[in-house]
């Protein structure tokens, strides 16, 4: 620091996701040790049990039992003035827990308190005198189950109460002083009133008395009282700071203030009475929701964001609610009272309780520990002290919950062992890893030693201080001695032995790490993208690898990445985003100059910013975590001094911003009134007759009752042709005949004036197209709705005929638009060019030119922009202010509020769901877009197919099987250039199992041939005959073949053409497809290859940021057409000869087959741009590629083929292999394709007669001759072929006949008789003869081929083949018609345009309906919570009142009084009750829309002109 994901690819916008850190965690799995930390986040749910606050006998009275000892048995002594209990004092308000409540002066920070308090402690001053009356304990009598309580009697105090004293404090009055005009305020001598106390424990006799010792006394300590001060701890007040929602906008009656009083430690509506009517709020009151706050913690570069466990500070709370008492302090966690809920006890009358203390239990929950040890240390309470108490605390236990550290060994060791896994079978890998050898011993185990934490208390001695004092007490020093929970722990030493100690996740990309098997869109994975449908690096397992490691993963939540809320640090033309427009209060910002100020700002000083944490430097645990010393820091707040440039404030100037005045100018600017002509439709009349109107075509409609047309006249409404324009005006919406009236704004010229008066603008106000609404008018045309006619599968549309609201006017609403320049307003600055509108100036006689200013357009520099584009009218560079945006959908929707008569508008969510949705540009593809061009593409022609019969192939059906494949063009006379057996792959039956075939091993034998028997055959079983070749003298061996055996293996036309190679089809013989370098672009890409011409052609020329090149085109190749040369047999024949090229002779010709020539737009003319090229012509056998063929670019169709062959994987292995026989592939209601033959006279039949080319031939072609009507048979010559044969070419020509008919056309079908091939023609061959003589009389919609030696027509040959073509491949004969042309159909090419397509239009995609699921709105209502108001009620408590009752201290001789208490009443008030609202949650028959879902239904709205933009 980034990465993945939208696309075919690209750039951008934008969301989602990941890598990091961190955690009070939980879950899964695994686990050796130690240290330091941490450990109910949920139910502030309920709690059994134990413990958590007591202490003091040096305040006080009383005072045991038990035990021990003694005893004269009466008792005495010790323990012991001890324990328990009580009065009294101090403490219990600390410490410990929790976070429910609280949005608040609760917290943080900084101040104030002259408005306050403060027990114990410290300092200072003063004092501590003398009395009194009670009461608990106790004793006793009672009540009660208990808890407890009552009566009577006794008693003490540092308990309680008077009195004295009063330095002082407090209260009242105050001569006088100061201030003031006064009222009065402040201070104050003085005077008056009120207010104290308690003792206890030591020591000593210095003074007094007794005269040892004690009392008084003195003295010390502790305590006590009144004051002053300090410290500490608090109370109260104030400034500032830190949550959400404005769909909470108004709130408030003690409310705000005053006066008087009460109350408090103290200010204050804190409370009461009266008076006034205030107070708070957009800088967010009030309400609702949420929440303890902070230091800090986590993250982050920081700014921030999130958080508030452990530790520390503050607050709040203590079962829930209320209340006070005591006290220095509480409205009190382990106190009191009341009410409520719950639990427990009960004798039913009544009582008891409060773990959010430490442990622990139940419950809840994903989840959080021991009912441990100790007061040894630190700290706290009490005490003079010893000491006691202390679940604070110190320790231990449990938990990998976190952080940190250590170990599980180290070295050597290659036969690279075995085993696993993979494999191309060679090997690779695990892997120096193991084993082996050698070494070490941390941790753990065993044995032994063994701490620091204890410098603290106490005692003795010495010293200092106090004192009369060498006592006492206090302090200091020396010595003595006690105390350790942890713990026999840390640590140290020794012993043995590599010995006891490694897992988890991941391995498609992001992201480090790959193979095999299994599975087969199943099972499953998944953080995002996405994997899985038979070869899965993505699932599961294994091997291997990667990462981390006593852990590793997953999940939840946080920050980061995210500049994805942007202060640092974003945007708004088209991606989300400028309010429809203006005016304008608050607010924000504001020209120039002088002076003053010091609020902001800057600098210095100072106080504070707790400690801990973080950071730096040190120190202590073996290290680290951890602990600890010092420093820095704590970015903040306060006080103070200085500065005065800047901002602000105050005062005064200035003129440039802004405004006013004066003179001109343009204009559909606005409002009102009047008026004009053209046109439509209507009415009346005239002329006139059959149509008019309308459309793609029609129909509805109008018209013989006279339309339309035409003429004249009339009435009425609406809109204003031409001018007219990227023209003008207006803030926008918008504004158009002409004239008049009223009125707003702008521009311009020059001068004068005011003197910052300005800019922007939340809320607000005004205006605001069309449609719509209300009331009243008006209504010609047009025209939603509606009706009819068409179109259509349908047509609630598009088209047509009608037609009502409406459109128009007046008044009042509505308030929205793609209200768009999709561009807020204002100001400044920054190169230009051109047009146009308005004004002004200058020059010129003028035409015109130049300058300037305000608008409005086009193009463009820099710059900006993702690109497109913008570009002085900015989307450039800046400033001011406002509005708005933060993924798509849900949704501009729901609910609520406001507005509206309504329609609706405005403000405006969430649940849920997706991983995208978008912008711009690129390349393609496509378009019922455009331009250009080509092709038998159409057109022009000729002949067919589609109808018939037959043949053949296919589909379908059938079948035991009808083997398989090919399926639009580009399957269908195709694979198949020959299915009777074979072929043959299919079916049935019978057989074989190392096999019909290959290699290897062993044994035997040559092989082979002949003849039997059984069987349908395969096969089985016999008999006979027979020994070769090579080496070697022989023995023997070898090659080859056969048989048998065992195993490796053979075999498969079994599957997958969507795993493949090869081959092929097709677009298409179309003219295209690319590359290198350069250039342009952020990039995909573009350029080149586009453009102007031309061509069959990306063929060539020219131009050009391109220059070149490659694969294609063309040419080179074959064939054909002309000529020449060479060569003449089997070919040929001018000469001779013959029946005959038969023979002689010859090679001139034809021909044959080899080599050459020839044609190149070369020549001429024209056109063209002086080019390429085209047109015409000459010559030539041939002319512009001469004709034909071969030749098929990059690629497309997962096109075809695993059944030609090859081949991966899978499958079968006595069978899916192999053999044999028979059957099937030949079936037949039917449908389609391709052909053959016809329907006849351009013909059929009969007779005669002529002319080819290219082929084939030895298991062959077969002549002559003979036989047969014929197929054919016999026969045997010739020929391994320019020699012989197939072999008669046919159409044609000549002659005859038929005469338009189902025929002398046509030949199917069938019968009979034959021929040939073949082992065999039954299923199932071809041919012949005779007989039979079907359909068919030129073929519907539709559709095919062909542009010249072509179509059409005629025959001939070959391959396959025993036999079997109407198929196929070739050959020649005869031999046409037509092409104006490119509008249309089809296909293709180039350029361009649009696109929401890219699986690319056979694309994409919208809505209703049906089904399932999910969340949500409405809903008669129903059930809870919270809260407001009104009323009832009123416990305990406090305050007040008090007519009842009781009463020790004081006063009084007494009566009595004062004072107090109980009771009663009143006020306030908790719980509770009733009623009416508000709000929120849950639920609800039914209902509304929304989202999601694999292949449902109906249409076809959008994307191309998407077929009506």
């Nucleotide at each position: 620091a980034g990465a993945g994901u939208u696309u075919g690819a690209u750039c951008c916008u934008g969301g989602c996701u990941c890598a990091g850190a961190a955690c009070g965690a939980a879950c899964g799995u695994u686990a050796g040790c130690g240290g330091c930390g941490c450990g109910c986040c949920u139910a502030a749910c309920a709690c059994a049990u134990g413990c958590a606050a007591g202490u003091c006998g040096c305040a006080c009275g009383a005072g045991a039992a038990a035990g021990g000892g003694c005893u004269u048995c009466g008792g005495c002594c010790c323990c012991g003035g001890u324990a328990c209990a009580g009065u009294g004092g101090c403490g219990c308000a600390c410490g410990g827990g929790u976070g429910a409540g609280u949005a608040a002066c609760a917290c943080g920070u900084g101040g104030g308190u002259a408005a306050c308090c403060u027990g114990c402690c410290c300092u200072c001053g003063a004092g501590c005198g003398g009395g009194g009356g009670a009461u608990a304990a106790c004793a006793u009598u009672c009540c009660g189950a208990a808890a407890g309580g009552a009566g009577u009697g006794c008693u003490a105090a540092u308990a309680c109460c008077g009195c004295a004293u009063a330095a002082g404090a407090c209260c009242a009055c105050g001569c006088c002083u100061u201030c003031g005009a006064a009222a009065g305020a402040a201070g104050a001598a003085g005077c008056g009133g009120u207010c104290a106390a308690a003792g206890c424990c030591g020591g000593c006799c210095u003074c007094u008395a007794u005269a040892c010792a004690u009392a008084a006394g003195c003295u010390g300590g502790c305590a006590c009282u009144c004051g002053a001060g300090a410290a500490u701890g608090g109370g109260c007040c104030c400034g500032c700071g830190g949550a959400g929602c404005a769909u909470c906008a108004g709130c408030u009656a003690g409310u705000u203030g005053g006066u008087a009083g009460g109350g408090u430690a103290a200010u204050g509506g804190c409370c009461u009475a009266c008076c006034a009517a205030g107070g708070c709020u957009a800088a967010g009151a009030c309400g609702c929701u949420u929440a303890g706050c902070u230091g800090g913690u986590c993250u982050g570069a920081g700014a921030g964001g999130a958080u508030g466990a452990u530790c520390a500070g503050c607050c709040a709370c203590a079962c829930u609610g209320g209340a006070a008492c005591u006290g220095a302090g509480a409205c009190a966690c382990g106190g009191u009272c009341c009410a409520g809920a719950c639990u427990c006890c009960u004798a039913c009358g009544g009582g008891a309780g409060g773990c959010a203390g430490c442990a622990g239990u139940g419950g809840g929950g994903a989840a959080u520990c021991u009912u441990g040890c100790g007061c040894a240390a630190u700290g706290g309470g009490c005490g003079a002290a010893a000491g006691c108490c202390u679940g604070a605390c110190g320790c231990a236990g449990c938990g990998a919950c976190g952080c940190c550290g250590c170990g599980u060994g180290a070295g050597u060791g290659a036969u690279g062992a075995a085993g696993u896994c993979c494999u191309u079978c060679g090997g690779g890998u695990u892997g120096u890893a193991a084993a082996g050898c050698c070494c070490u011993u941390u941790c753990g185990g065993c044995u032994g030693g063994g701490a620091c934490g204890a410098u603290a208390a106490g005692g003795u001695c010495c010293g200092u201080a106090u004192c009369a004092a060498c006592a006492c007490c206090a302090c200091g020093g020396a010595c003595c001695c006690a105390u350790g929970a942890c713990g026999g722990u840390a640590c140290c030493a020794g012993c043995a032995g590599a010995a006891g100690a490694a897992g988890c996740a991941c391995c498609g990309g992001c992201u480090a790490a790959c193979u095999a098997c299994g599975u087969g869109c199943c099972a499953g994975c998944a953080g995002c993208c996405g994997c899985g449908g038979u070869a899965a690096u993505a699932c599961g397992u294994a091997g291997g690898g990667u990462g981390c490691a006593g852990g590793c993963g997953u999940u939840a939540a946080u920050c980061g990445g995210a500049a994805u809320u942007a202060c640092u640090g974003g945007g708004c033309g088209u991606a989300a985003a400028g309010c429809g427009u203006g005016c304008g209060c608050a607010g924000g910002c504001g020209g120039u100059u002088u002076g003053c100020u010091a609020a902001g700002a800057g600098a210095g000083a100072u106080g504070u910013g707790a400690a801990a944490u973080c950071c730096c430097c040190g120190g202590g645990c073996u290290u680290a975590a951890c602990c600890u010393g010092g420093g820095a820091a704590c970015u903040g707040c306060g006080u103070u001094u200085c500065u005065a440039a800047c901002u602000g404030g105050c005062a005064g100037g200035c003129u440039u911003g802004a405004g006013u005045g004066u003179g001109g100018c343009a204009g559909a600017g606005g409002g009102g009134g009047g008026u004009g002509g053209a046109a439509u439709a209507c009415c009346a009349c005239g002329u006139g007759u059959a149509g008019c109107a309308g459309u793609g075509a029609a129909a509805u409609g109008c018209g013989u009752a006279g339309a339309g047309a035409u003429g004249u006249g009339g009435a009425g409404g609406a809109a204003c042709a031409c001018c007219g324009a990227u023209g003008g005006c207006g803030a926008a919406g918008g504004c158009a005949g002409c004239c008049c009236c009223c009125u707003g704004g702008g521009c311009u010229a020059a001068c004068a004036c005011u003197g910052a008066c300005g800019c922007u603008c939340a809320u607000g106000c005004a205006c605001g197209a069309a449609a719509g609404c209300g009331u009243g008018g008006g209504g010609a045309g047009c025209a939603a709705a509606c009706a009819g006619g068409a179109u259509u599968a349908g047509a609630u549309a598009c088209c047509c005929u009608g037609g009502u609201a409406g459109u128009c006017c007046a008044c009042g609403c509505c308030c929205u638009a793609a209200a768009c320049u999709a561009u807020g307003u204002c100001a400044a600055c920054u190169g230009g060019u051109u047009g146009u509108c308005g004004g002004g100036g200058a020059a010129g006689c003028a035409a015109u030119u130049c300058c300037u200013u305000g608008g409005u357009a086009a193009c463009g520099a820099a710059g900006c922009u993702a690109a497109c584009g913008c570009g002085u009218g900015a989307a450039g560079u800046u400033g001011a202010c406002c509005g708005c945006c933060u993924g798509g959908g849900g949704a501009g929707u729901a609910c609520g509020g406001c507005c509206g008569c309504a329609a609706g508008g405005u403000u405006a969510a969430a649940a849920c769901u997706c991983a995208a949705a978008g912008g711009a540009a690129u390349u393609g593809a496509c378009g019922g877009g455009g331009a250009c061009c080509c092709g038998c593409a159409c057109a022009a022609g000729c002949g067919g197919u589609g109808g018939a019969u037959u043949a053949u192939g296919u589909g379908g059906a059938u079948u035991a099987a009808u083997u398989c494949g090919a399926u639009g063009c580009a399957a269908c006379g195709c694979g198949a250039a020959a299915a009777a057996c074979c072929u043959u792959a299919c079916c049935u039956a019978c057989c074989c199992u190392u096999g019909a075939c290959a290699u290897g091993c062993u044994a035997g034998g040559a092989a082979g041939c002949u003849c039997g028997c059984a069987g349908a055959g395969a096969u089985g079983u016999g008999a006979g005959u027979g020994u070769g070749c090579c080496c070697g003298a022989a023995a023997g061996g070898g090659a080859g073949c056969c048989u048998a055996g065992a195993c490796a293996c053979a075999g498969g036309u079994g599957c997958u053409g969507c795993a493949u190679g090869g081959c092929u089809g097709u677009c298409g013989u179309c003219a295209g497809c690319u590359c290198g370098u350069g250039u342009c672009g952020u990039g995909a890409g573009a350029u080149g290859u586009u453009g102007g011409g031309u061509u069959a052609a990306g063929u060539c020329c020219c131009g050009c940021a391109a220059c070149g090149a490659g694969c294609g085109c063309a040419a080179c190749c074959c064939u054909u057409g002309c000529c020449a040369u060479u060569a003449g047999u089997u070919g040929c024949c001018a000469c001779a000869u013959u029946c005959a090229g038969u023979u002689g002779g010859g090679c001139a010709c034809u021909c044959u087959a080899a080599u050459g020539g020839g044609a190149c737009u070369g020549c001429c003319g024209g056109u063209g741009a002086c080019a390429a090229a085209c047109c015409g012509g000459a010559g030539g056998a041939a002319g512009g590629u001469g004709g034909g063929g071969a030749u098929g670019a990059c690629g497309u169709c997962a096109a075809g083929u695993c059944c030609u062959c090859a081949u991966g994987g899978c499958c079968c292995u006595u069978a899916u292999g192999g053999g044999u026989a028979g059957g099937g592939c030949u079936u037949c209601a039917c449908a389609c394709g391709u052909a053959a033959u016809a329907c006849a006279a351009u013909g059929g039949c009969c007779g005669g007669u002529a002319c080819a080319g290219a082929g084939g031939g030895c298991a062959g072609c077969c002549a002559a001759c003979c036989c047969g009507c014929g197929a054919g048979g016999g026969g045997g010559a010739g020929c391994u072929a320019a020699u012989c044969c197939c072999a008669g070419a046919a159409a044609g020509c000549c002659g005859g006949u038929c005469g338009u008919a189902g025929u002398c056309c046509g030949g199917a079908u069938u019968g009979c008789a034959g021929u040939c091939u073949g082992c065999a023609a039954c299923u199932c061959g071809a041919c012949u003869g005779c007989a039979u003589g079907a359909a068919g009389c030129c073929g519907g919609a539709a559709u095919c081929g062909c542009u010249a030696g072509u179509a059409a027509u005629c025959g001939c040959g070959g391959a396959u083949c025993a036999g079997c073509a109407u198929g196929u491949c070739g050959c020649g004969g005869u031999g046409a018609a037509u092409a104006c042309g490119u509008u249309c159909c089809c296909g293709g090419g180039u350029c361009u345009u649009g696109u929401a397509c890219a699986c690319a239009c056979c694309g994409c995609c919208c809505g209703u309906c049906a089904c399932a699921c999910c969340a949500u709105g409405g809903g008669a209502g129903u059930g809870g919570g919270u809260u407001u108001c009104a009323c009832c009620a009123g416990a305990a408590g406090u305050a007040g009142u008090u007519a009842g009752c009781c009463u020790a201290a004081c006063c009084g001789c007494a009566a009595g009084g004062g004072g107090g208490g109980c009771g009663a009443c009143u006020a306030c008030c908790a719980c509770g009750g009733u009623g009416a609202g508000a709000u929120u949650c849950a639920u609800g028959a039914c209902u509304g829309g929304g989202g999601u879902g694999a292949a449902g239904u109906c249409g076809g709205a959008a994307c191309a002109a998407g077929g009506u933009a």